[in-house]
RNA sequence: UCUGUAAAUGGCAAACCCAGGGUAACUUGGGGACGCAAAGCCACGAGUCCUGAUAAUCAGGAUAGUCGGGUUAUCAAAA
Numbered sequence: 001u002c003u004g005u006a007a008a009u010g011g012c013a014a015a016c017c018c019a020g021g022g023u024a025a026c027u028u029g030g031g032g033a034c035g036c037a038a039a040g041c042c043a044c045g046a047g048u049c050c051u052g053a054u055a056a057u058c059a060g061g062a063u064a065g066u067c068g069g070g071u072u073a074u075c076a077a078a079a
Stems, first nucleotide, its partner, number of pairs: 003079001011036002016031006034065001040071003044068003047063007
């Protein structure tokens, strides 16, 4: 110097409830914590979901806390 768990300082926020947006999936804010070492970000590939058309299938959208991938990041005993 690089990697790296333990520890410490902190961080995020599931279900559910309230208010709002959207045809819908879903999402924004507040409350709330199931959990998370990337549960920060990105729709590139897949999966799942919604809408439209449909004979096959195609188009548009959603989901990053479904998986993969990309990218950035705090502290760090022992090893």
The RNA shown here (c-di-GMP-I-UAU riboswitch aptamer) has 79 nucleotides and comes from an uncultured Geobacteraceae bacterium. It was read from a public genome assembly, where an Rfam model found it. Its Rfam family is "c-di-GMP-I-UAU riboswitch aptamer". For this family Rfam cites "Bioinformatic analysis of riboswitch structures uncovers variant classes with altered ligand specificity" (Weinberg et al., Proc Natl Acad Sci U S A, 2017). The family is grouped with related families in Rfam's "c-di-GMP_I riboswitch clan". The prediction has a mean pLDDT of 84.